[in-house]
A computed fold for a 160-nucleotide RNA from a pig gut metagenome, annotated as Lysine riboswitch aptamer.
RNAcentral holds the sequence, with entries from MGnify.
This record gives sequence, structure tokens and C1' cells, in this order.
RNA sequence: UGAUAGAGGCGCGGGACAGAUCAGUAACUCCGGCGCGGCAGUCUGCGGAGAUUGUCGGGGCGAAAGGCUUACCGCCGAAGAAUGUACAUUCCGCAAUGUGCAUAUCUGGCUGUGCGUUAAACAGGCGUACGGUUGUCAUCGGUCUGAUGGAGAGCUAUCG
Repeated sequence: UGAUAGAGGCGCGGGACAGAUCAGUAACUCCGGCGCGGCAGUCUGCGGAGAUUGUCGGGGCGAAAGGCUUACCGCCGAAGAAUGUACAUUCCGCAAUGUGCAUAUCUGGCUGUGCGUUAAACAGGCGUACGGUUGUCAUCGGUCUGAUGGAGAGCUAUCG
């Protein structure tokens, strides 16, 4: 310096059939009240434009997507985030969300609590702060274990 194979564990990501949730919600429809060709409502948020037509109460009927669980699959920077960029969400601008690509910008893993964000959600995800725990290497010890510190571009083994 290169290749191959491994380890960390409530390990990471994807995820069909099916199930619960979404929800007695949306849409549709009937009755009644109010209103109208618009100064109001809707098309993700705000502003402008364009298109379109509602709103409240009660009854009937009544979903789906995303998110969750699982067989199974791919793996151990597994992966996540951030930034930039392309496309999409009626058009323009600024955001937001989703998908793809790029970037050695950040994070070893798991977990608890608080805060923020996403979401129908008190589920789950993401971020952050403070704790706990665990693996790995280095240094200093030592009452078979402790203290301090670092980061996965790392660590261990084998081969060249």
C1' cells in the first nucleotide's frame, strides 16, 4: 500500500400477501338555513395571475394513499442528516414536501428524557441537548479490571 474474510447487537436499510390504524374521515347523495356570479370558498403555505363554485347543521352511504407490524431480501458508513442541483405539486417568485444525482460537510452503535419538526396519531421517522450503555483502538496503570482520549477514510485476521 492493495485484495479477501470478519466483529459490534433490542445492529442498519428495503419490504410482498395479510392485518390493525387512517375513519365512520374524504368523496358522493338527500333535507333544511345562509349566500352568490364574487370583496367569499377551493386548487400544499405566502403574494400575484388563472381556473373553478359555495358555506353551516342533520341524515344515508362509505373509501384510499402515506406511516406501522411481518415472511423474506440486501448488508456492517450498514445507514441517516446537511448542502448543491434536476424533475413533480395549474403558472410566476419565495418556501415546503416527494424522487433522483453529486459532495471524504457532520454522525462508531443502541437507548432514556427534554425541546423542535414531520405525521391522523399519545405510533413511527428526523434533528438537537443532557444522561446511560456497548464495541473498537491508543496512552497510563493495575486488587482480571480501571481512568483518560480518538473516530468507521476506523478495527481484527489472512494473503500479496